RNA sequence: CCCGAUAAAGGCAAACCAGUCGCGAGGCUGGGACGCAAAGCCACGGAUCUCCAACCUCAAAAGGGGGCGAGAUAGCCGGGUUGCCGAAA
Numbered sequence: 001c002c003c004g005a006u007a008a009a010g011g012c013a014a015a016c017c018a019g020u021c022g023c024g025a026g027g028c029u030g031g032g033a034c035g036c037a038a039a040g041c042c043a044c045g046g047a048u049c050u051c052c053a054a055c056c057u058c059a060a061a062a063g064g065g066g067g068c069g070a071g072a073u074a075g076c077c078g079g080g081u082u083g084c085c086g087a088a089a
Stems, first nucleotide, its partner, number of pairs: 003086002011036002016031006034075001040081003044078003047073005055066004
């Protein structure tokens, strides 16, 4: 450097519940553990999700569909970056 053990010391915390913020996806705090060798951090690429003025479109209308754009998810994948331990290879 790479790699990831029925190792050791630890760490994080899904769903759900309560409170709270947000139009929303979702975030935060507490409880709680499905799991995780980076389930630490970062929206760079892809993916998924949310909102959506103008504009286009359907409709008699109410309203619907699309949508420039704005956001969310790092526990979707890839990438970048930092890091505990040291069996086997």

Background:
A computed fold for an 89-nucleotide RNA from a Polyangiaceae bacterium, annotated as c-di-GMP-I-GGC riboswitch aptamer. It was read from a public genome assembly, where an Rfam model found it. The source organism's lineage runs through Bacteria, Pseudomonadati, Myxococcota, Polyangia and Polyangiaceae. Rfam family: c-di-GMP-I-GGC riboswitch aptamer. Gene Ontology term of the family: cyclic-di-GMP binding.